Annotation:
This is a predicted structure of a 129-nucleotide part of an RNA (small-subunit ribosomal RNA, 3' minor domain) from Candidatus Saccharibacteria bacterium TM7i. The source organism's lineage runs through Bacteria, Bacteria candidate phyla and Candidatus Saccharimonadota. Its Rfam family is "Bacterial small subunit ribosomal RNA".

[in-house]
Context: one part of a larger RNA
RNA sequence: CACCGCCCGUCAAACCAUGAAAGUGAUCAACACCCGAAGUCCGAUUCGUCGGCCUAAGGUGGGGGGCAUGAUUGGGGUUAAGUCGUAACAAGGUAUCCGUACCGGAAGGUGCGGAUGGAUUACCUCCUU
Repeated sequence: CACCGCCCGUCAAACCAUGAAAGUGAUCAACACCCGAAGUCCGAUUCGUCGGCCUAAGGUGGGGGGCAUGAUUGGGGUUAAGUCGUAACAAGGUAUCCGUACCGGAAGGUGCGGAUGGAUUACCUCCUU
């Protein structure tokens, strides 16, 4: 490269990370219960041992924490030249924007309330020359 401009959203494609998800897998620490070696201690003893408390390992159980994975699903980001429209930027062709409700393939539309960060024309008031 200056309106043959700029630009918005849906849809389609590829890639990236991510949320949800019936679950699945391993893992961590603790808890409850069962069992209970060695050993200290306590009691008994016919001095051989026997019983008890504590307790490592082991077993059972229900919860908890983070991790990985998971059919499917939600949006997000990126990518010169795809699709549909044309919402915004000029009064952008219905001024725009904000809040809210409803509606619509999508940008969006409509209603109500609000802002001027609206153009134009006319009038009024004030200020300057």